[in-house]
Context: one part of a larger RNA
Molecule: small-subunit ribosomal RNA, 3' major domain
Organism: Caldivirga maquilingensis
């Protein structure tokens, strides 16, 4: 100087508690991991910070694993080669298959993998040899420098104290005075207003067709005109504790007014010096080591999907604020050319046949669902619940046996709210509801987004878990 302490003081956080809301832990299934099994079940990741993670939804491919088969040596030297190399071929054999190989020959016309060395290639090893990137401490407020001063020196001071803040944020004090990287500011999205620009967007106004009309009118479609409104996209303004009251030396705190918005308006991006020999040689790059006729390359098949078990993360439920049948209403983000596909026809459906329009503010995906109305069910393992299995049918794809998804009928399991324990969350949040998209030939219980409905509780605290600062002890560095 740091680190640590079941030492002290101060401050802070829903990856802490408290007050609350919803879960997980029990069940079935999905998915990842361990274990076991296996010819192989390729490998990595291991508290937070491994385990729906490697964008890792693997039928072939992917693929690194296993079984089987086949192929490949630039360049140099040596042995071989016109008494004919490499390469190719009829027939037969071998084989899952192949002039790959074997038998017998033919074509061919100069090279040659037989040996040594050396290469190509390697998802072969080493992330304790590395770059780069990432995680995490960190939803932290710290980490340093110049000069001066103090100390023999390591070093200290500044960075401490009081107050304050989300903040080493600011104010006051002080042998310090300043400065840098961080904080903030900055950048993006959302919320208010104004200006500009109007097609593919909008439509107050005019004309018109159809429908309804208690005749006043209303609704839908087309045309004209317009850009007012809405919206789209650029630009500008707006918030600064600026104003008022209270407290305070100040910084600031509490309350109020105006305002679309307050005291950081809400959300995001960015994220210090460094630590963890954290993770990744399997994204790529790369040192060294290794394989080099196989550990390289290709093909067929299998495996990564195996199942007595254990764990993580989810989905669906256990029902009546519910289930089922019928009818009715309202989004936003996005995506679309070997693509999205309106509409018509066929089919009970999945889907099939045709096919307008759309490289898209134009056309399409595209009826959102929870919700509302009417009816049924009547507390029952039930009309709750859907696993499992059987049968028939459809789609993608060369190919759905191992091992895909969908439709219909049948079958209808466990499950009656889940021990100890444990996770997330403070507002348009949690919870509930669906939609889009990534991956993608096909397949979403996953990831990333989007909108709809929309709470409860919080005086707060440091008790638990941890973090920051000051201080103290130390047998630690």
């Nucleotide at each position: 100087u740091g680190g640590c302490g079941g030492g002290g003081g101060g401050g802070c956080a829903c990856c802490a508690c408290a007050a609350g809301g919803g879960g997980u832990g029990a069940a079935g299934c999905u998915u990842g991991c361990g274990g076991c099994u296996u010819a192989a079940u390729u490998g990595g990741a291991g508290u937070c910070a491994a385990c729906g993670c490697c964008g890792g939804a693997a039928a072939c491919c992917u693929c690194a694993c296993c079984c089987g088969g086949g192929g490949c040596g630039a360049c140099a030297g040596c042995a071989g080669g016109a008494u004919g190399a490499a390469g190719g071929c009829c027939a037969g054999g071998c084989u899952a298959a192949c002039g790959a190989c074997c038998u017998u020959g033919c074509c061919g016309g100069a090279c040659g993998a037989g040996c040594u060395g050396a290469g190509a290639g390697g998802a072969g090893g080493u992330g304790c040899a590395u770059g780069g990137c990432c995680g995490u401490c960190g939803c932290c407020a710290g980490c340093u420098c110049g000069u001066g001063c103090c100390g023999u020196g390591a070093g200290g001071u500044g960075u401490c104290c009081a107050g304050u803040u989300a903040a080493g944020u600011c104010u006051g004090g002080c042998a310090a005075c300043g400065a840098g990287c961080g904080c903030g500011a900055c950048c993006c999205c959302c919320g208010c207003u104004c200006c500009c620009u109007g097609u593919u967007g909008c439509u107050a106004c005019c004309c018109u067709a159809c429908c309804c009309u208690u005749c006043g009118g209303g609704g839908u479609g087309g045309g004209g005109g317009g850009c007012a409104c809405a919206c789209a996209g650029g630009g500008a303004g707006g918030a600064c504790u600026g104003c008022c009251g209270g407290c305070g030396u100040a910084a600031g705190c509490c309350g109020g007014a105006g305002g679309a918005a307050g005291g950081a308006g809400g959300g995001g991006g960015c994220c210090a010096c460094g630590g963890c020999a954290g993770g990744u040689c399997a994204g790529u790059a790369u040192g060294c080591c290794c394989c080099g006729a196989a550990a390289c390359c290709c093909c067929g098949g299998g495996g990564c999907u195996g199942c007595a078990c254990g764990c993580g993360a989810g989905c669906u439920g256990c029902a009546a604020u519910g289930g089922c049948g019928g009818g009715g209403a309202c989004a936003g983000c996005g995506g679309g050319u070997u693509c999205c596909g309106a509409c018509c026809c066929c089919g009970a459906a999945a889907g099939g046949g045709g096919g307008a329009g759309g490289c898209a503010a134009u056309c399409c995906c595209g009826u959102a669902a929870a919700c509302c109305c009417c009816g049924c069910c009547c507390c029952a393992g039930u009309a709750g619940g859907a696993a499992u299995c059987g049968a028939g049918g459809g789609c993608u794809g060369u190919a759905a046996c191992u091992c895909g998804c969908c439709c219909u009928c049948g079958u209808g399991a466990a499950c009656g709210u889940g021990g100890a324990a444990u996770c997330c969350c403070u507002a348009g949040u949690a919870a509930c509801c669906g939609c889009g998209u990534g991956u993608c030939a096909c397949c979403a219980a996953c990831g990333c987004g989007c909108g709809g409905u929309g709470a409860a509780u919080a005086c707060g605290u440091c008790c638990c878990u941890g973090c920051c600062c000051c201080u103290u002890g130390c047998a630690c560095a």